[in-house]
Context: one part of a larger RNA
């Protein structure tokens, strides 16, 4: 002199942006953070209203509804949000490689979507249990579940040719041979068949889905060079260790593991041991090199009470899923349960020190759904805080009888000070009142037209034209009007460094101090008054950094 996620002291009018548990990865009341699809399936209430019977206790029927609350069953739930505990490590960052590999949903192209079977939940019934829950019978659906058919350019093996590579190989093409699928729903037509003939099946089409194969994005996974911390008052480490061979595991290489053989592999270019740290793009300083840092925002890891597993699944460190220990909190009929805020708010502890149990899902964007939507504490926004930056007020103008008053005097006089009063004005922003936004759109849907799949004028698609609803913030921003100088300044210095003097009180006392040092009777340094100086909704002091 610069910079903060900053704290403390005094003071504090307003706005936009921004940013806010750095300590205890301590503990959690409460509430909401992940749900969705009836166009996959099977069932399926009731409160209340009408109406009718009624022994006046109540009962039936419609509706309410195929509606609500389960359930089976698909896709989310690995995204998104939130901490930095561990970790010196291919975690990260860079720059290769994968001929060692996976990839759901999503595009592109190609085939196919045949016929079959048996279950279980839900209910229904009987039991257990104080609760969580659980068990026995009975019945039932389907995009659940299992066969069986058909199949390539797939995938295993033989074989044959051919590309390309640093090599183990690989890419193409061809024979043979073995094996591996599938699921439907939802709308339109009705020439033609059937049947229980208003309608339903076939059948034709259309649009969503399902299986397989090839590519392709996208995500992941693995290895490698090279980078970036302190200590040798830490010098030797290591036995699955280092390598081979076989095996067996993975998506895939690989001591990844397992069995055998060898005896290696690291290491003064710092091994291994300890201590500290999540890494980086940035951010801070500096002419720069460079040191410092690793809040916010963005990319990668880690991690989710503490520990270990492994299940589901294209994916799994599974935050709000399972199991099992452990510690803690809770209920309990003592037999046994339930629990996880480093999600957003919230409490208690800790501390110098960090917000609201707020509003919306209108935007953006993110899951499901054919669609309408439906959920969404992401997100958008509002609230608290001078914590930051950054604007902008707190008046302008004229006014000397240089007014009082207070300081100081050499007692004449001089400061304050154009400063006040006073007088003419202005109307920022704060207050009052009216109007009142953009952000919202290609929206769903309809009408009409064109073009296209189709026999087809239905129906579905795409393209135009019309018509069409939606706003948390928000009585906001912004504009206009009203009325008025009225509502708005402080703080820290004033011996030198350092811009700014004097008087009074103190008398090495009480006290200042960043450094030099000041204070022992005339203190520009202590304390107070005048009176200067500098910044200014702040101004200082403390802490860290350059």
């Nucleotide at each position: 002199g610069g910079a903060c996620g900053a704290a403390c002291g005094c003071u504090g009018g307003c706005g936009g942006c921004g940013u806010g548990c750095u300590u205890a990865a301590u503990a959690c009341a409460u509430g909401c953070a992940a749900g969705u699809c009836g166009a996959a399936c099977g069932a399926g209430a009731a409160a209340g209203u009408a109406u009718c019977c009624u022994u006046c206790g109540g009962g039936a029927u419609a509706u309410a509804a195929g509606u609500a609350a389960a359930g089976u069953g698909g896709c989310g739930a690995a995204c998104g949000g939130g901490u930095g505990a561990g970790u010196a490590a291919c975690a990260c960052g860079u720059a290769a490689g994968u001929a060692a590999u996976c990839u759901g949903c999503c595009c592109u192209c190609g085939a196919g979507u045949u016929g079959g079977g048996g279950a279980c939940a839900a209910c229904a019934u009987c039991g257990c249990u104080a609760a969580c829950g659980c068990g026995g019978u009975g019945c039932u659906a389907a995009u659940a579940c299992c066969g069986a058919a058909u199949a390539c350019u797939g995938u295993g093996c033989a074989g044959a040719a051919u590309u390309c590579g640093c090599a183990u190989g690989u890419u193409u093409u061809c024979u043979g041979u073995a094996u591996u699928a599938a699921a439907g729903g939802c709308g339109g037509g009705u020439a033609c068949c059937u049947u229980u003939u208003u309608a339903a099946g076939g059948c034709c089409u259309g649009c969503c889905g399902c299986u397989u194969g090839a590519g392709g994005a996208u995500g992941a996974g693995c290895u490698u060079g090279c980078g970036g911390u302190c200590c040798a008052u830490u010098a030797g480490u290591u036995a699955g260790u280092u390598g081979g061979u076989g095996a067996g595991g993975u998506a895939a290489c690989g001591g990844c593991u397992c069995a055998c053989c060898a005896a290696g592999a690291c290491c003064g270019c710092g091994a291994u041991g300890g201590a500290u740290a999540g890494c980086c793009g940035g951010c801070c300083u500096g002419a720069g090199a460079g040191g410092g840092u690793g809040a916010u925002c963005g990319g990668c890891c880690a991690c989710a009470c503490u520990g270990g597993g492994a299940c589901u699944g294209a994916g799994a460190u599974a935050c709000g899923g399972c199991c099992c220990a452990g510690a803690c909190u809770c209920c309990u009929a003592c037999g046994g349960g339930a629990g996880g805020c480093a999600g957003c708010a919230g409490u208690a502890a800790g501390g110098a020190a960090u917000a609201u149990u707020g509003c919306g899902c209108a935007a953006u964007g993110g899951c499901c759904u054919g669609a309408c939507g439906g959920c969404u504490g992401a997100c958008g926004c509002a609230g608290c805080a001078a914590c930051g930056c950054c604007g902008c007020g707190u008046g302008a103008c004229u006014g000397a009888g240089g007014a009082a008053g207070c300081a100081c005097u050499u007692a004449g006089g001089u400061g304050u000070g154009u400063a006040a009063a006073a007088g003419u004005c202005u109307g920022u922003u704060a207050g009052g009142a009216a109007g009142g936004a953009a952000g919202a759109a290609u929206a769903a849907g309809g009408u009409c037209g064109u073009u296209u799949g189709u026999a087809a004028u239905a129906c579905g698609g795409g393209c135009g034209a019309c018509c069409g609803a939606u706003g948390a913030c928000g009585c906001u921003a912004c504009u206009u009007c009203c009325a008025g100088a009225g509502a708005a300044a402080g703080c820290u210095c004033c011996g030198g460094c350092u811009a700014a003097c004097u008087c009074c009180g103190u008398g090495c006392c009480a006290g200042c101090a960043g450094c030099c040092g000041c204070g022992g009777u005339a203190a520009u340094a202590c304390g107070g008054g005048g009176g200067g100086a500098g910044c200014a909704a702040g101004c200082g002091u403390u802490g860290u950094c350059c």
Small-subunit ribosomal RNA, 5' domain from a bacterium, 546 nucleotides, folded computationally. Its Rfam family is "Bacterial small subunit ribosomal RNA". Its mean pLDDT, the model's own confidence on a scale to 100, is 81. The sequence was found in a public genome assembly.